[in-house]
Molecule: transfer RNA
Organism: Oscillospiraceae bacterium
RNA sequence: GCUUGUAUAGCUCAGUUGGUAGAGCAGCGCAUUCGUAAUGCGCAGGUCGCCAGUUCAAGUCUGGCUACAAGCU
Numbered sequence: 001g002c003u004u005g006u007a008u009a010g011c012u013c014a015g016u017u018g019g020u021a022g023a024g025c026a027g028c029g030c031a032u033u034c035g036u037a038a039u040g041c042g043c044a045g046g047u048c049g050c051c052a053g054u055u056c057a058a059g060u061c062u063g064g065c066u067a068c069a070a071g072c073u
Stems, first nucleotide, its partner, number of pairs: 001072007010025004019056001027043005049065005
């Protein structure tokens, strides 16, 4: 230098044909217990890496950029 893949909650990851952004763990509250742990119920947490484009509508499609990973030279 070239090719491919990945980027979504604090962490690990889903998200189907473009149509209200989700789960588990972690956190907080309540219940339970003599107390703790465990368990149950609930709550909160997001500029979907960045900038543009297409569209009535973009996490999803297109282009560029950045970071990381793998491969080629």